[in-house]
Parts: sequence; C1' cells; structure tokens
RNA sequence: CUUUGCACAGGGCAAACCCGUCGAAAGGCGGGGACGCAAAGCUUCGAGACUACCGUCCCACGAAUAAAAAGAUCAUGGAUUAUUCGUGUCGACCACGUCGGUCGGGCCGCCACA
Repeated sequence: CUUUGCACAGGGCAAACCCGUCGAAAGGCGGGGACGCAAAGCUUCGAGACUACCGUCCCACGAAUAAAAAGAUCAUGGAUUAUUCGUGUCGACCACGUCGGUCGGGCCGCCACA
C1' cells in the first nucleotide's frame, strides 16, 4: 500500500415508535429510543422507488364572443354548438421535489488476527 474482516482494542452510527419543528406531501431537522449496520461516513453521476405544490387533461358552474335553426314584421326570451377567461372538489398524467438505512458508481476513513 492492497485485499479481507468485529478476530483484538478504542469506539461510531441509529430503524420502528413517541414529542417538538419545517414542508402541499414524500420527507428533513432536534430530543428521546435501539431494529440493525465494517463504511448505516460524505456525495444525486446512473438506475430504482416515493410524493404531486405548480402545470396539463377530464368534469361541473359562471361570464364574454361567434354561429345555425325557429319566427309575417319589430322586439324579446329560451336552448344547442364552438372558442376564450375565471372558479371549484374528485380523478389521470407529470419532478424542478424526496430517499445515501434501495442498489451501483465516486471520494474520505479506525483497528490490524490473516
């Protein structure tokens, strides 16, 4: 120095859950707490998973514009279709968000039986 690994020694981290806090959520942070971990140290480069604020579509309502038909004339009212805008739940899609204790990669690292 490399490989291997809790054999030794010193130790380290901290799942679920609970409390507080941030966040739309996934989830993060702090405290408690230990399921476990030889990288359960750091890092989103790749894959995967999770969430869906915003956005798009669907649906409903309202407003505006246009069109066709009915109509003896004028006026008026109602309804249909299309477009645009606004509002509102639910639903579908969506990452720029999240996960390093999902895996791989990169970087750093204690001990040394072998």
A computed fold for a 114-nucleotide RNA from an Acidobacteriota bacterium, annotated as c-di-GMP-I riboswitch aptamer.
The model forms 100% of the base pairs in the Rfam consensus.
Its Rfam family is "c-di-GMP-I riboswitch aptamer". From the family's description: GEMM was predicted in a large-scale screen for bacterial structured RNA regulatory elements.
Its mean pLDDT, the model's own confidence on a scale to 100, is 76.
Lineage of the source: Bacteria > Pseudomonadati > Acidobacteriota.